This is a predicted structure of a 91-nucleotide RNA (SAM riboswitch aptamer (S box leader)) from Actinomyces sp. The coordinates come from a structure-prediction model, not an experiment, and the mean pLDDT is 81. Its Rfam family is "SAM riboswitch aptamer (S box leader)". Gene Ontology term of the family: regulation of gene expression. Lineage of the source: Bacteria > Actinomycetes > Actinomycetales > Actinomycetaceae > Actinomyces.
[in-house]
RNA sequence: AAACCAUCCAGAGCAGCCGAGAGACCUGGCUCGACGACGUUGCAGCAACCCGCUUUCGCGGUGAGGGUGCUUCCGCCAGGACCGAUGGAGG
Numbered sequence: 001a002a003a004c005c006a007u008c009c010a011g012a013g014c015a016g017c018c019g020a021g022a023g024a025c026c027u028g029g030c031u032c033g034a035c036g037a038c039g040u041u042g043c044a045g046c047a048a049c050c051c052g053c054u055u056u057c058g059c060g061g062u063g064a065g066g067g068u069g070c071u072u073c074c075g076c077c078a079g080g081a082c083c084g085a086u087g088g089a090g091g
Base pairs, nucleotide, nucleotide: 004088005087006086007085008084013043014042015041016040017039021032022031023030025080026079027078028077029076044071045070046069049067050066051063052062053061054060075083
């Protein structure tokens, strides 16, 4: 890797670079985008999954210090598909 467990209607944006599509895939909608989207880098922030501390040991409390993650719209919406994403665990 596969299989497994948990979560996916809360929360949190500015700047530099790039330059045409982007919001995972299919169909139908809707939305964003040359007033620069998407992506990427930096900084800032959000969040308690792991972690630290605490505990009456519980599905508790607490902390952004460390490891991840995230920061348009419910995973944008409906339907579909052996769908996907993130964390844990495992090897």